[in-house]
This is a predicted complex of two RNAs, RNase P RNA and transfer RNA, with 422 nucleotides together.
It holds a member of the Rfam family "Bacterial RNase P class A". The family's RNA type in Rfam is ribozyme.
C1' cells in the first nucleotide's frame, strides 16, 4: 500500500423569527336536565409553560401480552418444527458447543430426526437402474480360420446424475472379497473423556439392496378461532320478507336458548366518548455467568392523530443516503450513507 | 394498520417434476372477377425476478417485486 472478515456508534448540528399538533395551569363567550338562576362535564378562541417520529417506523414472515366467542366430554382431522445443552413472556428467535461442508486465513453456511416398517419416482442415453446384466473387451472349445457359433468373466472400457467397496500382493484357463494385509461400512462394549450431542480405544462378523423425504409416509414435540376496522358506552333513525335450529375446523353425546340466535335479499341512520399508552420499559453503576442473558441499586417518563400534527426563513459549520408512528412490544428478512476498533492475506520498504 | 387473491407468445387462458400448448390475432401461399368465410405452412416465450432442493424446476420452498379485492 491493496484486496478481505467480524463488530460498534451516529442519522446533520447550533441560535434567532413566524406557523402546526398534544398536555398542565388560568382568562373569555356559548349553551345546559323538572319553572327560574347557577356550577361541573362539553364546544370555540386566547395567554404562559412544556412535549412532539425510525434504525429500519417498510415487508406483514414469525411469536407472545390485550379484546371477544366460548358449557363438559370423546373421537378425528389440519398446520408448524426437527442434532445437543442453556436463554427468554414466548418463538421457527437469540448464545455456546457437536458433526458436515466452502475458504490460503481471518471466519462463513446447514428446512442437522427415520431409507433395515411400507409405497413411489429417476425421462433420453447406455447391454443394464435394484434382489437389477453382457454393448466393446478378455480366456477357452469346435469349425467352413481376416470370420462364426458355444462355454466362462465383470478386474478394464464406453453410456450416464449415479452400474455396488477402494488400495496393494498372492491365486486363476482369463477373472472376482476367492484369500491375506490396511482402509473404509455394520454390530457390540459395566472402556476413557463430556450433563448431552459425539469423539478416542477395544473386539467381532459380514464385505452386505445404492440414491431420493422442500416426494406420500413413520417417528418425536408444538398449537382453540378471528382479530383493535377486536371489543364496551352513549345518541340518530326505520320496513320488512325468506329459510334454518346450528355454540369460530369437523363428527358424536349431553346441557341452555325459541320473546333466543345465525344465514340470504332488501330499507335507513351514522355523531361522540373510550379501547388510547407506565410499557415482559429506558439509562448508568455493581455482582453473576465463556455469551445470550440475569440479580440488586439509582435515575428518568419519551406522539396519541382520526379529511390524519413536526413546516418555512436568515445566519454558521465539513453534509449528505434509505425513508414518516395509529393497540403494544420481542425477532426475521429487504432498503441504504458516512465514521471508528479489532483480525487476515499479499506486495513493498527499513 | 390488518386480512385475502393474482402473475405463462401481441390479446384471452389450460398446464398437479421429464425439457411450453389451444382460441383469437399475424406473416405468406391457395381459392376468387375481387373482399370475405375457408384450406396449407411459418413466426412470435428469461413461464413476474434472485436464490435454494433434486439428476432434472412453468410445478416444490424461502425472499423481493408489481397488481386486483375484502372489512367500519
Nucleotide at each position: 500500500a491493496a484486496a478481505g472478515u467480524a463488530g460498534g456508534c451516529a442519522a446533520g448540528g447550533g441560535a434567532a423569527u413566524c406557523g402546526c399538533u398534544g398536555u398542565a395551569u388560568g382568562g373569555a363567550u356559548g349553551g345546559u336536565a323538572a319553572u327560574a338562576a347557577a356550577a361541573u362535564g362539553c364546544a370555540u378562541c386566547u395567554a404562559u409553560g412544556u412535549a412532539g417520529a425510525g434504525g429500519a417506523a417498510a415487508g406483514u414472515c414469525c411469536g407472545a401480552g390485550c379484546u371477544a366467542c366460548u358449557u363438559u366430554a370423546g373421537g378425528u382431522a389440519a398446520a408448524g418444527g426437527g442434532c445437543u445443552g442453556g436463554g427468554u413472556a414466548a418463538u421457527u428467535c437469540c448464545c455456546a458447543g457437536g458433526a458436515g461442508g466452502a475458504g490460503u486465513g481471518a471466519u462463513c453456511c446447514u428446512a442437522c430426526g427415520g431409507a433395515a416398517a411400507g409405497u413411489g419416482c429417476a425421462g433420453c442415453a447406455g447391454a443394464a437402474a435394484a434382489u437389477a446384466u453382457a454393448c466393446c473387451g478378455c480366456c477357452u472349445a469346435a469349425c467352413u480360420u481376416a470370420g462364426u457359433u458355444g462355454g466362462g468373466u465383470a478386474a478394464g472400457g464406453g453410456u450416464g446424475a449415479a452400474a455396488u467397496g477402494g488400495u496393494g500382493a498372492g491365486g486363476u484357463a482369463a477373472g472376482a472379497g476367492c484369500u491375506c494385509a490396511c482402509c473404509g461400512u455394520c454390530c457390540u462394549c459395566u472402556c476413557u473423556g463430556g450433563c448431552a450431542a459425539c469423539a478416542g480405544g477395544a473386539g467381532g462378523u459380514g464385505c452386505a439392496u445404492g440414491g431420493u423425504a422442500a416426494a406420500c409416509c413413520c417417528c418425536c414435540c408444538u398449537u382453540g378461532u378471528a382479530g383493535c376496522a377486536a371489543g364496551a358506552u352513549c345518541a340518530a333513525g326505520c320496513a320488512g320478507c325468506a329459510g334454518a335450529u346450528u355454540a369460530u375446523a369437523c363428527c358424536u353425546a349431553a346441557u341452555a336458548a325459541u320473546u333466543a340466535u345465525c344465514u340470504g335479499c332488501g330499507g335507513g341512520u351514522a355523531g361522540a366518548u373510550u379501547g388510547c399508552a407506565a410499557a415482559a420499559u429506558a439509562a448508568a453503576a455493581u455482582g453473576a455467568g465463556u455469551a445470550a442473558u440475569u440479580g440488586u441499586u439509582u435515575u428518568g417518563u419519551u406522539a396519541g392523530a382520526u379529511a390524519g400534527a413536526u413546516g418555512a426563513u436568515u445566519c454558521c459549520c465539513a453534509a449528505a443516503a434509505c425513508a414518516g408512528g395509529a393497540c403494544u412490544c420481542g425477532g426475521c428478512u429487504u432498503a441504504u450513507u458516512g465514521c471508528c476498533u479489532a483480525c487476515u492475506u499479499u506486495u513493498c520498504u527499513u | 394498520a390488518g386480512c385475502g387473491g393474482a402473475g405463462u407468445a401481441g390479446a384471452g387462458c389450460a398446464g398437479u417434476g421429464g425439457u411450453a400448448g389451444c382460441u383469437c390475432g399475424u406473416c405468406g401461399g391457395g381459392c376468387u372477377c375481387a373482399u370475405a368465410a375457408c384450406c396449407c405452412g411459418g413466426a412470435g416465450g428469461u413461464c413476474g425476478g434472485a436464490a435454494g432442493u433434486u439428476c432434472a424446476a412453468u410445478u416444490c420452498u424461502u425472499c423481493c417485486c408489481u397488481c386486483c379485492g375484502c372489512a367500519a